Context: one part of a larger RNA
RNA sequence: UUGGGCUUAAAGCGCACGCAGGCGGGAGACUAAGUGUUUUGUGAAAUCCCUCGGCUUAACCGAGGAACUGCUUGGCAUACUGGUUUCCUUGAGGCAGGUAGAGGUGCAUGGAACUCUAGGUGGAGCGGUGAAAUGCGUAGAUAUCUAGAGGAACGCCAGUGGUGAAAACGGUGCACUGGGCCUGUCCUGACGCUGAGGUGCGAAAGCGUGGGGAGCGAAGAGGAUUAGAUACCCUCGUAGUCCACGCCGUAAACGAUGUCUACUAGGUUGUGGUAGGUCUGACCCUUUCACAGCCGCAGCAAGAGUGAUAAGUAGACCGCCUGGGGAGUACGGUCGCAAGGCUAAAACUC
Numbered sequence: 001u002u003g004g005g006c007u008u009a010a011a012g013c014g015c016a017c018g019c020a021g022g023c024g025g026g027a028g029a030c031u032a033a034g035u036g037u038u039u040u041g042u043g044a045a046a047u048c049c050c051u052c053g054g055c056u057u058a059a060c061c062g063a064g065g066a067a068c069u070g071c072u073u074g075g076c077a078u079a080c081u082g083g084u085u086u087c088c089u090u091g092a093g094g095c096a097g098g099u100a101g102a103g104g105u106g107c108a109u110g111g112a113a114c115u116c117u118a119g120g121u122g123g124a125g126c127g128g129u130g131a132a133a134u135g136c137g138u139a140g141a142u143a144u145c146u147a148g149a150g151g152a153a154c155g156c157c158a159g160u161g162g163u164g165a166a167a168a169c170g171g172u173g174c175a176c177u178g179g180g181c182c183u184g185u186c187c188u189g190a191c192g193c194u195g196a197g198g199u200g201c202g203a204a205a206g207c208g209u210g211g212g213g214a215g216c217g218a219a220g221a222g223g224a225u226u227a228g229a230u231a232c233c234c235u236c237g238u239a240g241u242c243c244a245c246g247c248c249g250u251a252a253a254c255g256a257u258g259u260c261u262a263c264u265a266g267g268u269u270g271u272g273g274u275a276g277g278u279c280u281g282a283c284c285c286u287u288u289c290a291c292a293g294c295c296g297c298a299g300c301a302a303g304a305g306u307g308a309u310a311a312g313u314a315g316a317c318c319g320c321c322u323g324g325g326g327a328g329u330a331c332g333g334u335c336g337c338a339a340g341g342c343u344a345a346a347a348c349u350c
Base pairs, nucleotide, nucleotide: 004321005320006319007304008303012318014201015200016199017198021194022193023192025088026087027086028085029084030083031082033081034080035077036076037075038074041071042070049065050064051063052062053061054060091191092188093187094186095184096183097182098181099180103177104176105175106174107173108172109171110154114150115149116148117147118146119145120144121143125136126135162169163168206247207246208245209244210243211242215241216240220236221235222234223233258317259316260315261314262313263312266295267294268293269292270291271290272289273288275286276285277284299306300305323350324349325348332343333342334341335340
């Protein structure tokens, strides 16, 4: 490099938007760039291949032909691809009417619990464990009642449930705001798909500045356990966890399964619509979409399994893999305040 692959063996970028590029629905006309055919010139000779001939054969040599798969001139063809143009509606988008939702941002607000503060009652323990001790308590703790302060998280509803591109999203109300689905088939008329670079979003931890700090709690201290115990258990406890703004850009960022499109037995459940029937008050039955689960035929698969939410059958485009270790490391570059991220080898060794 080719062939072959990427759920679990190496391999799908964490997710999206999107410039270039690649690819692209149906019908007609023109063109003739690609394409086909023919033709002009060229493609030195030798070599290679075929035929014949000459050395007794062969190697070798001579002659003719073919070939030189290429470039080029003119003509013809027009199915397909391309180009120009006209039209179409099923892809895509718009419009109108509905509809579900922890989708996002900001502001306001609620109750339970917890800790602290003040006061009342009360009077010896509380707490904690396998058992204890450190710790708290006659300067009145724990318990209990009243009042107040504070921060964080939102029980039940709650679900194989819902929304979101992913990360993620859960008390309540208001304001602003994104997307989806269904119905109508009114409008535009291929406006589409993918997407190297690029740009944006991106859990937790961490970093910068300023706030906040109830509970929990890396580090740290003490008590235990133990041969030891830099741990597991206990009592404390600083960063942090929370808020604002700015960085970081990574995760088993997982469905370990890239995005889009078409097609291919059934059965069953849930969520949101839709159309109709029965019927009389609400369920039930049927229809048809979208989404989310389970089982399963064919097929696929090394098997496990998967199976219309494909890992089946095909197409378009991107990303990635190439024995284990060395190593996601060194060096260089680049980004970052730093921590570090991205890119990414080799010697050597098995």
Annotation
Small-subunit ribosomal RNA, central domain from a metagenome, 350 nucleotides, folded computationally.